[in-house]
RNA sequence: UCACGUGCACUGGGGGCGGUGAAAGUCCGCACCGGCGGUUAUAGUCCGCGACCCGAGUCCGCUCGGACGAGAUGUCCUUGAGGCUUGGUUGAUCAGGUGAAAUUCCUGCACCGACGGUAAUAGUCCGGAUGGAAAGCGCACGUGU
Repeated sequence: UCACGUGCACUGGGGGCGGUGAAAGUCCGCACCGGCGGUUAUAGUCCGCGACCCGAGUCCGCUCGGACGAGAUGUCCUUGAGGCUUGGUUGAUCAGGUGAAAUUCCUGCACCGACGGUAAUAGUCCGGAUGGAAAGCGCACGUGU
C1' cells in the first nucleotide's frame, strides 16, 4: 500500500400555483421526486439486488397452553411474536443525434411508483417506521501481502 475478516459509527427524495367541490397536498391542469450494485460512457424504465406483501424450513433464545412426572432448571406436544435460511410475488421508453462504444449523454415524445388511513380516489400527506434493508463511506482491531 492493497485484500480479506470482525466490531462500532454515519448516510437515504418529493405537493408550489390554479380549477371543481360541502369536503381533495388524493380528482383535473401545470409542478416536484427517483434506494443499492453492474454496464465498452453517466440509467426511476436494461441486468441483478433490496424495500412492501404471501409462504416454507429449521436452528437459536423467548413465550401461551397441555401431557408425563413426587418434583425439577427435566422430556414430549403445542400457541404466538422474533432471529436465521430459503421460495414466491413485485411497475415503467421509445425515436432521432453524437460517438469506437450510450434503451445510461443531448434533443424530443412518453411512461412507472407497496400496504393501511382520510370529509374525496395519494409516488409527494398521516401511519407501521426513532423500524428494516440492498450497499456505500469512515474509524478501530486482527490476518495475509

A computed fold for a 145-nucleotide RNA from a Nocardioidaceae bacterium, annotated as FMN riboswitch aptamer (RFN element). Rfam family: FMN riboswitch aptamer (RFN element). Rfam describes the family as follows. The RFN element is a highly conserved domain that is found frequently in the 5'-untranslated regions of prokaryotic mRNAs that encode for flavin mononucleotide (FMN) biosynthesis and transport proteins.